[in-house]
RNA sequence: GCGCCGAUAGCUCAACUGGAUAGAGCAUCAGCCUACGAAGCUGGCGGUUGGGGGUUCGACUCCCUCUCGGCGCA
Numbered sequence: 001g002c003g004c005c006g007a008u009a010g011c012u013c014a015a016c017u018g019g020a021u022a023g024a025g026c027a028u029c030a031g032c033c034u035a036c037g038a039a040g041c042u043g044g045c046g047g048u049u050g051g052g053g054g055u056u057c058g059a060c061u062c063c064c065u066c067u068c069g070g071c072g073c074a
Stems, first nucleotide, its partner, number of pairs: 001073007010026004019057001028044005050066005
C1' cells in the first nucleotide's frame, strides 16, 4: 500500500429481508429476605448505535468518507 472482518449501556453481546418506545446478561443502586452478610427474588438507573455526510415515509441495518482495532497478502 491492497483486501476482509469488526466498533451498540461501565463490561460481554443481541437486534431477522430496512419497520413497534434499541434489548439481554454481568456490574451498579434501592427494596424484600436474614441476627448481620452472602446467595436468591423484585424493581430502578444507564445509549450521540465510533465521527461526518447521503438514500428512504422510515436506518443499528443500505451507500460514501474518516478514525480506531483485528486478520490476511505484498

Notes: The RNA shown here (transfer RNA) has 74 nucleotides and comes from a Bacteroidota bacterium. NCBI's taxonomy places the organism under Bacteria, Pseudomonadati, Bacteroidota. The RNAcentral record of the sequence draws on ENA. The prediction has a mean pLDDT of 81. Rfam family: tRNA. By type it is a transfer RNA.